[in-house]
């Protein structure tokens, strides 16, 4: 000293939470010792039992009890014993009397108060015991208790009678004081006070004695304690605003120690209060304690001071002192005793009990010390006090060992990459120490002192000396010796904040959590474990206080948009206030001095306990208050002066400022009349409505009400609300000029009083238009709305209420100062310009930013209002106002970790602008209807294996399921296994072939003689393991799809911004393109684009076999010579670059047109896919973490299934026919493939095909026939279209075509006559149409991938649909519109 938490990220505002310290604490786990201090915070609840206040015989009468002495009697020889008498003595129960029980001890109920604190005052008082001074202590008298006698009552307690004493009580004398009256003097105010003096009145005492004294009385003084009064300070509420009748005052009476309405009679009508009276609620106050840098905030336990109280309430008595904790009386509640008549009691004293509570101790010891009461004293009493006991409840100190010791031991636990790491110098082991502990012994000081005895001194009751004696705690502290590492470690924590990490278990479960938040199968956050960091005889948790929190802001905050400026003015109290080198005063202020600020506490420095805590001493501090002496700058105050603030006067112009009255024209509606005829009106489109009873339209006349076009303007006026035709009357304010007058007269303004849009309310008018409510028509799923037709309150006027608005500039009023530029209104000025308003831009400055910026949100001053997380709520309740509606004032419980402001990146918008794409449009052909094929869903099944699901799954994985494939199902078999590695044993016969059994796997037998013998091969065995198309594509790698071949995506440096970010990449043009050019706080660069690559189109050149053939021969035939021209093949080159010309453009980039050229503006096609998105697809291609399985989820076999079939969808094929079918004739391709192959020619079969087989490892042979095309026929029909389905007979492949192949022939001849809503492809060699080839493959394409032939139509344009790109704007979205979010209902 800060940190976490709002967001995708940022800055701010703002709350919540944490880290610190503290406690009279409690709870959980744990626990060795000592010192010091502490211990009912709750029920001022109730209390059993014991103790806590007595003492004095040197005041007295006495003698119950104890002891001594004396006397008498009895017994005895006596000692002696017993009985009785005797207060004579020591003493003493009870009694009279004195002093003390008003202190000490406890508690915090009450009390918001002169209760407390602080400082003063009493000229208005008192003070027992103590001290000092002065004087006195003379005489007399009457009672009464005890005791004795009697008597009542259960008891407590009395009652009657007789006797007696005192330091009890009373009277007399004397004295002082006092009171009254008179005279004189002094004092700082005072109705007074003090002193001197005269008279009158009242009016004291107590004795005891050892003769030393101790007492007693009066007066004065001191000391101490107390009483009373006053200034100031002392918590919260205004949702408590008025309170008060002894109340306020007066001069008296009474009362008191004393002043006083303290009390009473009379008189007056006052007193207190927004500087908070009164009421209700809370609370003992202070020194101090905790915290804090401080200012503050919170607290008031222990200790000290004060107050109050003693079961509750009231009252007095005694006394120096009480209205009395362990006294009295009364009342009440409660408890107890009782003979029922009546009595007793008060732990908030110390212990202790019950109760309450989370919670707080022993029915201990001693008066040894300190202190108190009584006493002459010894002494007695003392739960005050000193000690001990219990409690980790706090704080301080000590210990649980120290040093060495690596093989980094063993073992265990944990982790692991299986090598190791860690526990860990830790242990063992060696050496050492002994605090603590156990045992033994010694043992100071607390006793300076007191008391008894003796002695000495003098001042005769004091002091000195000697001696004896007094210790609870306690044989404790402390010291010494012996023994022996021996007797002693836990607690919480480890995701971030916050120091400290891994494994296992669990699987949104169990649980954690102070805040944020963890947990849904790889949890450093749950529960263990190991390890680590923290503190340590304690550690955590909970509760409370301060801090952090500048989050109530005096120090030290804010208020345009985050919470917050009153709607606006006038003005009361209050606060603040111009110039003066004018003069006073001294309240504030400043300086010096005195007093006080108790002690303890706190701080500094010392000292004492071994140290520390603790204790002691000295000093400081106690920031305060009172008083006194000075100063006079500033504030204040008194007086004087001034003119610039403010106001007045005079001159002048501007204005929708206000109130009242009068007048005007246009328009709307209505009425009357004329003309006129079928519609009008209204809407997106309509309908309701009006109209043949004559509307709308048009013309004329009339009526009524309301509002004032143009001018008109970020123009004007007003405090705000607000004000708009013209004129008149009355009236408010501002401004400019002038400088005559006043002389600070000012600013703000709590309460208060006025004004205050619209709507609304009351009474009475008025009512044209408009128009809540209402009605009807539409729209709609509905439409209590938006639209339309009507229409009532209201809108208008007068008077009276209401008092609120986004009453906004979301910006209170006033004053001063602080760059510029440019509009506009008014005034002045010749002009420059000045003043007063009203706008825009903009510097400094400010601001979280946006923005504000002389009209401040800048710099300062003064005053007022208001704010303190969000919601609950501007609500409830109370009060006030109002006719009502409602308004003003204004909470809490509870819930919650955010709510919010500004700005940023994206995404989105039925926002805007620009651009692109077979995106639409323009066209061509399809799909959707039929039949079939194929895939999918669904259903079915023993199984119909699995995956793929919008585009981007569905002729997809699958370039080809009869067995195999195959993963699925049924049945039959195997268990170290079909496959890999390691180990042990055995070594002669494994595989193949044959035979038998079986559905087969398999089993048995035979034959034969490979491999191995290094046992490398085989069989058997053992266990490690093999195996898994089992799970998780949301644990992964790799691969792929998609946006999209869209033009984008980024970086470095610089600059701007507090920052997220921006700039660059935006802008002006252009492009297919972030393509290029220009401009620009940017300059460059990268991945993409383009190009480089392949193919195709032209040419040249090289090379000519298997390709080619113009010329020359030759042949049926490029067949053979020959040729190297052509075609073609395949190598190398050329060519195209906006290069050239014209125009447009900005002199650019580029575009348009043209020339040349085979090709022209990326020539056509392909390959090539940026940063990223979709937890997209795939664990079943493969690889792989984790999980699961192991006589099975592995392996082998036979058969079945993947081919099922009410149905739905996708993709294709074939058609519905004449641009056609059928028949006949006949020309021209390309890409490819071929040895378990392609197969010519020939023969057989109607045909599929069969027999046989030339050639070909391929520019050589084969596949190979191209279909298109031409001619003929059919003549619009379910047909000579169409071919499904079915029957029969066959062919081929293959162990095998039943489930379940393809093909052929004959026969059969279904639906279908161009297809609803909807929807797909295509822009040129394209669509459409026609056939051909290949991969897979034994066989099996209408699929897929390729090839060529024939060969169109259309594009005006970018409004709309879909998708994409750029800029901009709004946003409460950022999981990003499939978002967010509101209300109702239901369930929990």
């Nucleotide at each position: 000293a800060g940190a976490g938490u709002u967001u995708g990220a940022u800055c701010c505002u703002g709350g919540c939470u944490c880290a610190g310290g503290a406690u009279g604490a409690a709870c959980g786990c744990u626990a060795g010792c000592g010192g010091c201090a502490g211990g009912c915070u709750u029920a001022a609840c109730a209390c059993a039992u014991g103790c806590a206040a007595g003492u004095c015989g040197c005041g007295g009468g006495g003698c119950a009890g104890c002891g001594u002495g004396g006397g008498u009697g009895u017994a005895g020889c006596a000692a002696u014993a017993c009985a009785c008498c005797u207060g004579a003595c020591g003493g003493c129960g009870a009694c009279c009397g004195g002093c003390g029980g008003a202190a000490g001890g406890g508690u915090g109920c009450g009390u918001a108060a002169c209760g407390c604190g602080u400082g003063a005052g009493c000229a208005a008082c008192u003070u027992g015991c103590c001290c000092g001074u002065a004087u006195c202590u003379g005489g007399g008298a009457c009672a009464u208790a005890a005791c004795c006698g009697g008597u009542g009552g259960a008891a407590a307690c009395g009652c009657c009678g007789c006797c007696u004493a005192a330091u009890u009580u009373c009277c007399c004398a004397u004295a002082a004081c006092a009171a009254c009256a008179g005279a004189g003097a002094a004092g700082a105010c005072a109705u007074c006070u003090u002193c001197u003096u005269u008279g009158u009145u009242u009016g004291a005492a107590a004795g005891c004695u050892c003769c030393g004294g101790c007492g007693g009385a009066u007066a004065c003084g001191g000391a101490u304690g107390g009483g009373c009064u006053c200034g100031c300070g002392u918590g919260a509420c205004a949702u408590u605003a008025g309170c008060u009748a002894g109340u306020u005052g007066g001069a008296g009476u009474g009362g008191u120690a004393a002043c006083g309405g303290c009390u009473c009679a009379c008189c007056a009508a006052g007193u207190c209060g927004a500087c908070g009276a009164u009421c209700a609620g809370u609370a003992g106050g202070g020194g101090u304690u905790c915290u804090g840098a401080g200012a503050g905030g919170a607290a008031g336990g222990u200790c000290c001071c004060c107050c109050a109280c003693a079961u509750u309430g009231g009252a007095a008595c005694u006394g120096a002192g009480a209205c009395a904790c362990g006294g009295u009386c009364c009342a009440a509640a409660c408890u107890c005793c009782u003979a029922c008549g009546g009595g007793a009691g008060g732990c908030a004293g110390c212990a202790g009990u019950g109760a309450g509570g989370a919670a707080u101790a022993u029915u201990g010891g001693u008066c040894a010390a300190u202190g108190g009461g009584c006493g002459a004293g010894a002494g007695c009493c003392u739960g005050a006090a000193c000690c001990a006991g219990c409690c980790a409840a706090g704080u301080c100190g000590c210990g649980u060992g120290a040093a060495g010791g690596a093989u980094g031991a063993a073992g265990g636990u944990u982790c692991u990459a299986u090598g190791g790491a860690u526990u860990g110098u830790a242990a063992a082991c060696u050496u050492c120490u002994u605090u603590u502990g156990u045992c033994u012994g010694a043992g100071g000081g607390u006793a300076a002192a007191g008391u008894g005895a003796g002695u000495c001194a003098c001042g005769u009751g004091u002091g000195g000396c000697u001696u004896a004696u007094u210790g609870c705690a306690a044989g404790u502290a402390u010291c010494a010796g012996a023994c022996g590492a021996a007797u002693a470690a836990g607690c919480a924590u480890c995701g971030g904040c916050u120091a400290a990490c891994u494994c296992c278990g669990u699987g949104c479960c169990a649980g954690c959590a102070g805040c944020c938040g963890c947990g849904g199968u790889a949890a450093u956050a749950c529960g263990u474990a190991g390890g680590g960091g923290g503190c340590g005889a304690g550690c955590g948790u909970u509760a409370u206080c301060c801090g952090g929190a500048u989050u109530u802001a005096c120090u030290g905050g804010g208020u345009g948009u985050a919470a917050a400026g009153g709607g606006c003015g006038c003005g009361u109290a209050g606060g603040c206030g111009g110039u003066u080198u004018c003069a006073g005063c001294a309240a504030g202020u400043c300086a010096g001095g005195u007093g006080u600020g108790a002690a303890a506490a706190c701080a500094a420095c010392g000292g004492g306990c071994u140290u520390a805590a603790c204790c002691c001493g000295u000093u400081g501090a106690c920031u305060g208050c009172c008083u006194u002496u000075g100063a006079a700058a500033c504030u204040g105050u008194u007086g004087g002066a001034c003119u610039u603030g403010a106001g007045u006067g005079c001159u002048g112009g501007a204005g929708a400022g206000g109130u009242a009255g009068a007048c005007g024209g246009a328009a709307u509606u209505c009425c009357u009349u004329g003309u006129g005829u079928a519609g009008c009106g209204g809407u997106g489109a309509a309908a309701u409505g009006c109209g043949u009873a004559g509307a709308u339209a048009u013309a004329a006349g009339g009526a009524a009400g309301a509002a004032c076009a143009c001018c008109g303007g970020u123009g004007g006026c007003g405090a705000a609300g607000g004000c708009g035709g013209u004129c008149u009357a009355c009236u408010g304010g501002a401004c400019a000029g002038u400088a005559a007058c006043u002389g600070a007269c000012g600013c703000u303004g709590a309460g208060g009083c006025a004004c205050g849009a619209a709507a609304g309310c009351g009474u009475g008018g008025g009512g044209a238009g408009c128009a809540a409510a209402u009605a009807g028509g539409a729209u709609u799923a509905g439409a209590u709305a938006c639209c339309c037709u009507a229409g009532u309150a209201g809108u208008c006027c007068a008077c009276g209420c209401c008092c609120u608005a986004a009453a906004c500039g979301a910006u209170g009023a006033a004053u001063a100062c602080u760059a510029a530029a440019u509009g506009u209104u008014g005034a002045g000025g010749u002009a420059a310009c000045u003043c007063a308003g009203u706008g825009u831009u903009g510097c400094a400055g400010c601001u979280a930013a946006c923005g504000c910026a002389a009209u401040a949100a800048g710099u300062a001053u003064u005053c007022c209002g208001c704010c303190u997380g969000a919601g609950g709520a501007g609500u409830a309740u109370g009060c006030a106002c109002g006719c009502a509606a409602g308004u003003g004032u204004a909470a809490a419980a509870c819930u919650u970790a955010a709510a919010g402001g500004a700005a940023u990146u994206g995404a989105c918008g039925g926002g805007g602008c620009c651009c692109c794409g077979c995106a639409c449009a323009a066209g061509c052909g399809g799909u959707g209807g039929a039949g079939u094929a194929u895939g999918u869903g669904g259903u079915u099944u023993a199984a119909u294996u699995c995956g793929a699901c919008g585009c981007a799954a569905c002729g997809c994985g699958a370039a080809g399921a009869a067995c195999c494939u195959u993963a699925c199902c049924a049945g039959g078999c195997c268990u170290u296994g079909a496959c890999a590695u390691c180990c042990c044993u055995u070594g002669c016969a494994a595989a193949a072939c044959u035979a038998u059994a079986g559905a087969g796997a398999u089993a048995u037998a035979g034959c034969a003689g490979a491999g191995g013998u290094u046992a490398u091969c085989a069989a058997g065995g053992u266990g490690a393991c093999a195996g898994g198309u089992g799970g998780u594509g949301c644990a992964u790698g790799g691969u792929u799809g998609u946006c999209g071949u869209c033009a984008g995506c980024u970086c470095g440096u610089g600059u701007c911004g507090u920052g997220a970010g921006a700039u660059g990449u935006u802008g002006g043009g252009u492009u297919a393109a972030g393509u290029c050019c220009c401009g620009c706080a940017a300059c460059g660069a990268g991945c993409g684009c383009a190009a480089c690559c392949c193919u195709u189109a032209u040419c040249u050149u090289u090379a000519g076999u298997u390709a080619c053939c113009a010329u020359c021969a030759u042949u049926c035939a490029g067949u053979u010579g020959g040729g190297g021209a052509c075609u073609c093949u395949a190598g190398a080159g050329a060519g195209a670059c906006u290069g050239c010309c014209g125009g447009u453009g900005a002199c650019a980039a580029a575009c348009c047109g043209g020339a040349g050229g085979a090709a022209g503006g990326u020539g056509g096609g392909g390959a090539u896919g940026a940063c990223g998105u979709c937890a997209a697809a795939u664990c079943a291609u493969c690889a792989u973490g984790c999980c699961c399985u192991u006589u099975a989820u592995g392996g082998c076999c036979u058969g079945g299934g993947c081919u099922a079939c009410a149905c739905a969808c996708g993709u294709a094929c074939u058609a519905c026919a004449a641009u056609g079918g059928c028949g006949c004739a006949u020309a021209c391709a390309a890409c490819g493939a071929g040895a378990a192959g392609c197969a010519a020619u020939a023969c057989g079969g109607c045909g599929a095909c069969g027999u046989g087989g030339a050639g070909c490892u391929a520019a050589u042979c084969u596949u190979c026939a191209a279909a298109a095309u031409g001619c003929g026929u059919c003549u619009c029909a379910g047909u000579u279209c169409g071919g499904a389905u079915c029957g029969a007979a066959g062919u081929c492949u293959g162990c095998a075509a039943c489930u379940c192949g393809a093909c052929u022939u004959c026969g059969u001849g279904a639906a279908g006559u161009u297809g609803g809503a909807a929807u797909c492809g295509c822009u040129a060699g394209u669509a459409a149409u026609c056939g051909c080839g290949a991969a897979u493959c034994a066989g099996c394409a209408u699929g897929u991938c390729g090839c060529g032939g024939u060969g169109a139509a259309u594009a005006c344009a970018u409004u709309c649909u879909c998708g994409g790109g750029g800029c901009u704007u709004g946003u409460a979205c950022u999981c990003a519109c499939c978002g967010c979010c509101c209300g109702u209902c239901a369930a929990g």